[in-house]
């Protein structure tokens, strides 16, 4: 430098689920927990999903009903790009 994760140390992350804050919502953020994870680090580039405040169309005209839409979101959904600890070869 390439390549791999089978045993091991050393350390990190933390899903569900409760609490509290937020947010229209998805969702987030702190705290508990421990499902998991060798990139479960970082970046919404590209596909995927999740949501529909507004806006736009539509019905309605007892205040709202449906439908489109991301400028809101999820990196623990795949893909790509960037960086990285430990151990094998």
């Nucleotide at each position: 430098g390439c390549u791999u994760g089978a045993a091991a140390a050393a350390g990190g992350c933390a899903a569900a689920c409760c609490a509290u804050c937020u947010g229209a919502a998805a969702g987030g953020a702190u705290g508990g927990c421990g499902c998991g994870c060798a990139a479960a680090g970082u970046u919404a580039c590209u596909g995927g999903c999740c949501u529909a405040a507004g806006u736009c169309u539509u019905c309605a005209u007892g205040g709202g009903g449906a439908g489109a839409u991301a400028a809101g979101g999820c990196g623990g959904c795949a893909g790509a790009a960037c960086u990285g600890c430990c151990g094998g070869g």